[in-house]
RNA sequence: GGAUAGCUCAGCGGUAGAGCAGUCGCCUGUUAAGCGAUUGGUCGAAGGUUCGAUCCCUUCUCC
Repeated sequence: GGAUAGCUCAGCGGUAGAGCAGUCGCCUGUUAAGCGAUUGGUCGAAGGUUCGAUCCCUUCUCC
C1' cells in the first nucleotide's frame, strides 16, 4: 500500500456500480459472433465516532 459480485476493477460520509462471466430471449442451417433483457455483494473480522460508515478512528487476519 491493498482486501468491494464468479473474475478484473470503480466508488472515499447519504440505503453499492461498470466490464467480462452466468441465465433467458432474438438472430443464424448448427456453433460462435452480434443484439436485447436479467441474476448476482452481511463492501476481510471486531469495536468506536456520527442522525447516517465501503468511506473517518482503533485493533486483528491475509497478500
A computed fold for a 63-nucleotide RNA from a soil metagenome, annotated as transfer RNA.
The prediction has a mean pLDDT of 82.
The RNAcentral record of the sequence draws on MGnify.
Its Rfam family is "tRNA". Gene Ontology term of the family: triplet codon-amino acid adaptor activity. Rfam classes the family as a transfer RNA.